[in-house]
RNA sequence: UCGAGCCUUUCGGGAGAGAGCCGACCGUGGACUCACGGUCGGUCGCCGAAGGAGCAACCGCCCCGGGAAUCUCUCAGGCACCAGGGACCGGAAGGCAGGG
Numbered sequence: 001u002c003g004a005g006c007c008u009u010u011c012g013g014g015a016g017a018g019a020g021c022c023g024a025c026c027g028u029g030g031a032c033u034c035a036c037g038g039u040c041g042g043u044c045g046c047c048g049a050a051g052g053a054g055c056a057a058c059c060g061c062c063c064c065g066g067g068a069a070u071c072u073c074u075c076a077g078g079c080a081c082c083a084g085g086g087a088c089c090g091g092a093a094g095g096c097a098g099g100g
Stems, first nucleotide, its partner, number of pairs: 001099002005096009018044001020043010045079003051075001052073003058066003
């Protein structure tokens, strides 16, 4: 000095799926039945893009082991709006490696 590799930080974009049902507690409204909101538990259905798990070709020291994902499974997580999270993509800064 370069800007495409890796890491960190920051900014922007970023999908999917029940405002399900039952019970309990709290708050509000209400003459009562009840209604709405929040939390917790149970239950059925659903989603996949935090994380996690699985394997094909292929490779090996060939019993076995290694072996990718946006694929598969849904343990976890999530399922009105908002918020949060969010693989991945883009911008910027710094560092490491590498090149001139």
Predicted 3D model of a 100-nucleotide RNA (Glycine riboswitch aptamer) from an Acidimicrobiia bacterium. Of the family's consensus pairs, 91% are formed in the model. Lineage of the source: Bacteria > Bacillati > Actinomycetota > Acidimicrobiia. Its Rfam family is "Glycine riboswitch aptamer". Rfam describes the family as follows. This family represents the bacterial glycine riboswitch.